The prediction has a mean pLDDT of 80. Bacterial small signal recognition particle RNA from Limosilactobacillus frumenti, 98 nucleotides, folded computationally. Its Rfam family is "Bacterial small signal recognition particle RNA". Its Rfam clan is "SRP clan". RNAcentral holds the sequence, with entries from ENA and Rfam. A source record names the gene ffs.
RNA sequence: CGCAAGGCCUUAGGGCAAGGGUGUGCUUACGAACCGUGUCAGGUCCGGAAGGAAGCAGCACUAAGUUUGACGUGCCUUGUGUCCUAAGUUUUAUUGAU
Numbered sequence: 001c002g003c004a005a006g007g008c009c010u011u012a013g014g015g016c017a018a019g020g021g022u023g024u025g026c027u028u029a030c031g032a033a034c035c036g037u038g039u040c041a042g043g044u045c046c047g048g049a050a051g052g053a054a055g056c057a058g059c060a061c062u063a064a065g066u067u068u069g070a071c072g073u074g075c076c077u078u079g080u081g082u083c084c085u086a087a088g089u090u091u092u093a094u095u096g097a098u
Base pairs, nucleotide, nucleotide: 001096004092005091006090007089008088010087011086012085013084014083015082016081017080018078019077020076021075022074023073024072025071026069029066030065036061037060038059039058044053045052046051
């Protein structure tokens, strides 16, 4: 020096997890003067009448959106943890070469 085995608060790459951020699914609540739906008081219109029509407010359900909580999930990120591989370094034993 090479080979084999072991170690390392080291470095690099690749996995799995964890933390942070962000979106999304689910979920709670709110949420439309009119340009959503339903029901439409009052009133309006048509009709000789019987009846019918449209439909404001209100109410209900919701949309866009805002919000609540736990869980799942996508993406971004890391002076976190762990595993594998490689490099570096170090220790030991045997043998080989110099």